A computed fold for a 358-nucleotide part of an RNA from Candidatus Kuenenbacteria bacterium CG_4_8_14_3_um_filter_39_15, annotated as small-subunit ribosomal RNA, central domain. The sequence was found in a public genome assembly. Its mean pLDDT, the model's own confidence on a scale to 100, is 83.
Context: one part of a larger RNA
RNA sequence: UUGGGCGUAAAGAGUCCGUAGGCGUCUUGAUAAGUUUUUUGUUAAAUACUAGCGCCUAACGCUAGUCCAGCAAAAAAAACUAUCAUGAUAGAGGGUGGGAGAGGCGAGUGGAAUGGCUGGUGUAGGAGUCAAAUCCGUUAAUAUCAGCUGGAACACCGAAGGCGAAAGCAGCUCGCUAGAACACUUCUGACGCUCAGGGACGAAAGCUAGGGGAGAGAAAGGGAUUAGAUACCCCUGUAUUCCUAGCCGUAAACGAUAGAUACUUGACAUUGGUAGUCUCGACCCUAUCAGUGUCGCGCUAAACAAGUUAACACCUUAAGUAUCUCGCCUGGGGAGUACGAGCGCAAGCUUAAAACUC
Numbered sequence: 001u002u003g004g005g006c007g008u009a010a011a012g013a014g015u016c017c018g019u020a021g022g023c024g025u026c027u028u029g030a031u032a033a034g035u036u037u038u039u040u041g042u043u044a045a046a047u048a049c050u051a052g053c054g055c056c057u058a059a060c061g062c063u064a065g066u067c068c069a070g071c072a073a074a075a076a077a078a079a080c081u082a083u084c085a086u087g088a089u090a091g092a093g094g095g096u097g098g099g100a101g102a103g104g105c106g107a108g109u110g111g112a113a114u115g116g117c118u119g120g121u122g123u124a125g126g127a128g129u130c131a132a133a134u135c136c137g138u139u140a141a142u143a144u145c146a147g148c149u150g151g152a153a154c155a156c157c158g159a160a161g162g163c164g165a166a167a168g169c170a171g172c173u174c175g176c177u178a179g180a181a182c183a184c185u186u187c188u189g190a191c192g193c194u195c196a197g198g199g200a201c202g203a204a205a206g207c208u209a210g211g212g213g214a215g216a217g218a219a220a221g222g223g224a225u226u227a228g229a230u231a232c233c234c235c236u237g238u239a240u241u242c243c244u245a246g247c248c249g250u251a252a253a254c255g256a257u258a259g260a261u262a263c264u265u266g267a268c269a270u271u272g273g274u275a276g277u278c279u280c281g282a283c284c285c286u287a288u289c290a291g292u293g294u295c296g297c298g299c300u301a302a303a304c305a306a307g308u309u310a311a312c313a314c315c316u317u318a319a320g321u322a323u324c325u326c327g328c329c330u331g332g333g334g335a336g337u338a339c340g341a342g343c344g345c346a347a348g349c350u351u352a353a354a355a356c357u358c
Stems, first nucleotide, its partner, number of pairs: 003330004007312002012326001014201004021194003025088002028085004033081002035077009048066007091191001092188003095184003103177007110154001115149007125136002162169002206247006215241002220236004258325006266295011307314002331358003340351004
């Protein structure tokens, strides 16, 4: 354990799928479980409350009556919830159509650049830095030309742009494949929303096995700097970074903002679709649906309005107004630790205290 909260004070799970559960559109009928009303019984006495009475008064005592609430039974009501049946289409899903996209997987392929190797030209420097040195170079470097080879990443286009549940996704082509938006209003007819457990995916780093290894580069070595320099700078450089198969399961996994539905002034920009206007055909323009963003300074009576917020700020992509469901918080430290359990090859992860102390 009520209550109040979760952008920044403690607090939204990294994301999705989904079981139980919770909640759930409109119409008609039935039932009467919940619900509502009435009646009866019962809930010992004392106590309590109300009225009256008795001890001189009070306390105290006596007599009579009684609420609320629970349980049981009976009668009634049928709006709401529920159950059963019936129908509907505004939620949800399917179908058809033409478009958009770095969505995913696989295969092939391209050019620039860095490196290496071979050959030619050519000769004493090159590289590096604030300055140097370590380093490379007469066994011919740097530079330049030609050829070969290998790995990784894709300049311009490129954008406040697009796609994806999130993580994330970018040269080009092909194959396979998933989702969303729009238009038609053709079909099904509540099939929905959210989800404890559960499952799947999940950057980077790390791990196992086998490949690969150009450049970059933890560790390590050397040169500097410095009082020192286990650094910042320089020269090297292993793991790693790449591929295949399998693990790990965490991040400031951030919009530090859970998901769904509905409602609530506007302006501008942009992406995709549709319709209209115009046109030979388009563009422009107008309307609409779905997304992505901005509304800061100054001029000004007056732009983000109303609303919310402790303020900052948020504002139709809400942190506004409401409903449903899940997760989470409850002073700081001890501590995301110990112990136990589960998972993991390990690293460790998940779950998760207390003593004590302020």